[in-house]
RNA sequence: UGAGCCCGCCGGACGGCCGCGGCGUCAGCCGAGGAAAGUCCGGACUCCACAGGGCAGGGUGCUGGGUAACUCCCAGGCGGGGCGACCCGACGGACAGUGCAACAGAGAGCAGACCGCCGAUGGCGCCGCCCCUCACGGGACCGGCGCACAGGCAAGGGUGAAACGGUGGUGUAAGAGACCACCAGCGUCCCGGGCGACCGGGGCGGCUCGGCAAACCCCACCCGGAGCAAGGCCGAGCAGGGACAGGGUGGCCCGCCCGCCACGUCCCGGGUAGGCCGCACGAGCCCGACCGGCAACGGCGGGCCCAGAUAGAUGGCCGUCGCCGGGGUCCGCCCCGGCACAGAAUCCGGCUUACAGGCGGGCUCACAGG
Numbered sequence: 001u002g003a004g005c006c007c008g009c010c011g012g013a014c015g016g017c018c019g020c021g022g023c024g025u026c027a028g029c030c031g032a033g034g035a036a037a038g039u040c041c042g043g044a045c046u047c048c049a050c051a052g053g054g055c056a057g058g059g060u061g062c063u064g065g066g067u068a069a070c071u072c073c074c075a076g077g078c079g080g081g082g083c084g085a086c087c088c089g090a091c092g093g094a095c096a097g098u099g100c101a102a103c104a105g106a107g108a109g110c111a112g113a114c115c116g117c118c119g120a121u122g123g124c125g126c127c128g129c130c131c132c133u134c135a136c137g138g139g140a141c142c143g144g145c146g147c148a149c150a151g152g153c154a155a156g157g158g159u160g161a162a163a164c165g166g167u168g169g170u171g172u173a174a175g176a177g178a179c180c181a182c183c184a185g186c187g188u189c190c191c192g193g194g195c196g197a198c199c200g201g202g203g204c205g206g207c208u209c210g211g212c213a214a215a216c217c218c219c220a221c222c223c224g225g226a227g228c229a230a231g232g233c234c235g236a237g238c239a240g241g242g243a244c245a246g247g248g249u250g251g252c253c254c255g256c257c258c259g260c261c262a263c264g265u266c267c268c269g270g271g272u273a274g275g276c277c278g279c280a281c282g283a284g285c286c287c288g289a290c291c292g293g294c295a296a297c298g299g300c301g302g303g304c305c306c307a308g309a310u311a312g313a314u315g316g317c318c319g320u321c322g323c324c325g326g327g328g329u330c331c332g333c334c335c336c337g338g339c340a341c342a343g344a345a346u347c348c349g350g351c352u353u354a355c356a357g358g359c360g361g362g363c364u365c366a367c368a369g370g
Stems, first nucleotide, its partner, number of pairs: 001366010012321007020031004033341001037352002040350005045227004057223005062076005077091001078089004092218002097216002099212002114157002116153003121150002123147006130139003165183006184208001186205008231277004240268005246263001247261005284304005290299003322339007
């Protein structure tokens, strides 16, 4: 200088005026986010259910730690990728069982023989030697050559994501863990290190069959259900029930008395509209050259109060400055436009996704120079 990797952070700044929501002791104070989003996990809280256990269903799955809890975070192990900084991994079990493996290929699960190699042995043919015969002709053993018929092989080629260890040798007709040496892998035993996952080393064994469980399944652990429209309090109006003086009306002509109507007054419980609480002091936020820890995090000390709307408030204008884009320029500047993604609704911890532009720190590789 150029390519990258990881971690942390900002998300226009300040002031004035007006407007809106909340709290007020009426001075004033506070008023969106790092994701408020997706609602995917985990909890707090509330109501319902609940002796205990199991079945079903769902989730999780290396080790140690953190946390209220987690599928999250930190540190580590193993596997894979990258020259590297680093990144990725649902990372228990495939001798419990069931199942799957497209296409290609001869053969894909206690596999298989297309090309190929061999054909020792048996078979067939020819020749030699030999025997019988005067000859034609016939006939063994043995030897040689040929065929590739029976058959042997799985080394090599070829197919595939995957073909029942790799290299070298012995061996053989050709071959093959058939045998041997080394290596890889598996099982088992021992020693050493580590809390552990696991790592390092050594001995022995038979030489050796594999992949997929975010396929069913098995094993271990976890999970009761619904969610702030949870839930609680108050409560018009209307309908309902009750009481009562009067009124109307019927039993009788009248009064007493009894019944009915419910126009009137009062009361009642449930509860609609609506209102209030839940609901903003909490696993709270900030700072620390403090303590423990590699870290996540925990502790201690100090400071702070930081939206609570309910169809839903957080906006507009002006000034100064910053950044970006465009235009002009007498290079001093001037003019215009813009400043991402988005936006609370019970709260909190995570994950994931969106995001113009920018800042800080650590590290790697390549090249060049000193």

This is a predicted structure of a 370-nucleotide RNA (Bacterial RNase P class A) from an Actinomycetota bacterium. Its Rfam family is "Bacterial RNase P class A". The family's RNA type in Rfam is ribozyme. Its mean pLDDT, the model's own confidence on a scale to 100, is 80.